A computed fold for a 105-nucleotide RNA from Alkalibacterium gilvum, annotated as SAM riboswitch aptamer (S box leader). Rfam family: SAM riboswitch aptamer (S box leader). Rfam describes the family as follows. The SAM riboswitch is found upstream of a number of genes which code for proteins involved in methionine or cysteine biosynthesis in Gram-positive bacteria. The sequence was found by an Rfam model in a public genome assembly. Of the family's consensus pairs, 90% are formed in the model.

[in-house]
């Protein structure tokens, strides 16, 4: 790093310590957060239940939180692109991009 699968409108830190101006994925418009300390590192703590593993159990169910991730402002923060609806203004679905997770290579 391609591809496939399934999920993304719930959840969950004013945490400590370093750092010191940036960030919210990528382009564009826009809007938030930010020296009352941004992003990055590490600790603790917490959410969840994708895969193991244990329990349970054959319902096509559950459970648990040991392990291997992920996450822990705003809906993937909002839109862009197609459809329908509507006078519009928007609204509603899908699609495309993104993230996570297993799995093939």
């Nucleotide at each position: 790093a391609c591809c496939u699968u399934a999920u993304c409108a719930a959840g969950a830190g004013u945490a400590a310590g370093c750092a010191g101006a940036g960030g919210g994925a990528a382009u564009u418009g826009g809007c938030c957060c930010g020296a009352c300390g941004a992003a990055g590192c590490u600790u603790c703590a917490g959410c969840a239940a994708c895969a193991g593993a244990c329990c349970g159990c054959c319902a096509u169910a559950g459970g648990c939180a040991c392990u291997g991730u992920g996450c822990u402002a705003a809906a993937u923060c909002c839109a862009a692109c197609a459809a329908g609806a509507g006078a519009a203004a928007u609204c509603u679905u899908g699609a495309u991009c993104g993230a996570u997770a297993g799995g093939u290579c």